[in-house]
C1' cells in the first nucleotide's frame, strides 16, 4: 500500500430479488416425588455502517468499517 474472504437471533451458520430461517442455548407447558431425558409451544433480527439501482433489495452496485487470509 494492492488483492480477495466475511459480517444475517445469545453462539455456530443456511438464504444470492417478492413479507428473514436452521441447530443449539433460554423462557413456558406436559411427563417426573425432584432434577435430567423426551414431546409440545414461545420469545429473541429494521440482515456491520452510509448510500445508489429498482415497483420492490439481507440478496445487484458504490464507498465505509471491523475481521481474517495473500502478495509488496
Nucleotide at each position: 500500500g494492492c488483492g480477495g474472504g466475511u459480517g444475517u437471533a445469545g453462539c455456530u451458520c443456511a438464504g444470492g430479488g417478492g413479507u428473514a430461517g436452521a441447530g443449539c442455548a433460554u423462557c413456558u407447558c406436559g411427563u417426573u416425588g425432584c432434577c435430567a431425558u423426551c414431546g409440545a409451544g414461545a420469545a429473541g433480527g429494521c440482515c456491520a455502517u452510509g448510500g445508489g439501482u429498482u415497483c420492490g433489495a439481507a440478496u445487484c452496485c458504490c464507498a465505509u468499517u471491523a475481521u481474517c487470509c495473500g502478495c509488496u
Molecule: transfer RNA
Organism: Roseibium sp. RKSG952